[in-house]
The RNA shown here (transfer RNA) has 72 nucleotides and comes from a Patescibacteria group bacterium. It matches the Rfam family "tRNA". It is annotated as a transfer RNA. From the family's description: Transfer RNA (tRNA) molecules are approximately 80 nucleotides in length. The coordinates come from a structure-prediction model, not an experiment, and the mean pLDDT is 82. The source organism's lineage runs through Bacteria and Bacteria candidate phyla. The same sequence occurs in records of 2 taxa.
Formats: sequence, C1' cells, structure tokens
RNA sequence: GCCCCUGUAGCUCAGUGGAAGAGCACUCGACACUCGGUCGAGAGGUCACAGGUUCAAACCCUGUCAGGGGCG
Repeated sequence: GCCCCUGUAGCUCAGUGGAAGAGCACUCGACACUCGGUCGAGAGGUCACAGGUUCAAACCCUGUCAGGGGCG
C1' cells in the first nucleotide's frame, strides 16, 4: 500500500428497510436469612463519525476513524 471482518446499554451480544432488544451488571421493592439467592419493577443507547439513497436507514451506498486478520 491492497483486501476482508468487526464497531448497537457499564460488559457480552441479537436485531439485515417500518425505527431499540436479551443475558449479566446497576437501582428499588417483596420473599427469604444473613454469604448470597429467588421473584417483580425501573433506569440506562445522537446504533463509531460525516454525507448520500428512500415516504421511511442500526440495516443499503460513499468517505473517514478505531480494533482484528490476510497478502505484498
């Protein structure tokens, strides 16, 4: 230098056009009893950034950034 993959909640990840979800973690309550566990509820996200396409974009296109891998 070229090519490929990844970037979504504090962490690990799903969601592949109709607009944000799970598990763990956190907060509150109940149960239970003393370590912690079970159940219920809640909070938390400009979907890496910018532009474009579309009635509508996390999703499609272009560029940039970051991480990983391959080739030279």